[in-house]
Molecule: TPP riboswitch aptamer (THI element)
Organism: Synechococcales cyanobacterium PMM_0073
RNA sequence: CAACUAAGCUAGGGGUGCCUGAAGCAAUUCAGGCUGAGAUUACACUCUGAGAACCUGAGUCUGGGUAAUGCCAGCGGAGGGAAGCGUUGAUUCGAUUUC
Numbered sequence: 001c002a003a004c005u006a007a008g009c010u011a012g013g014g015g016u017g018c019c020u021g022a023a024g025c026a027a028u029u030c031a032g033g034c035u036g037a038g039a040u041u042a043c044a045c046u047c048u049g050a051g052a053a054c055c056u057g058a059g060u061c062u063g064g065g066u067a068a069u070g071c072c073a074g075c076g077g078a079g080g081g082a083a084g085c086g087u088u089g090a091u092u093c094g095a096u097u098u099c
Stems, first nucleotide, its partner, number of pairs: 002092002008085003011048004016042001017034007054080003061074004
């Protein structure tokens, strides 16, 4: 010097549910509870090819469980899905120099 490679920077992707109560003609608004990284679109959370973040399958998916819900498991060695720079650091190979 080259290759690999955190954090980081920039750019981009994604989800935002269920239940209860109150107000209201209704639309909707507010408060609380459950799971979770994130459930009030957040200067948030999370994910970007080593890609389960997320979507399709799924116009009641299948089984279990719950007050209820993608709550849990399967589905899933299925399919799709958004990138560049750069570097701590370990290792490898080659070149050069010195002894």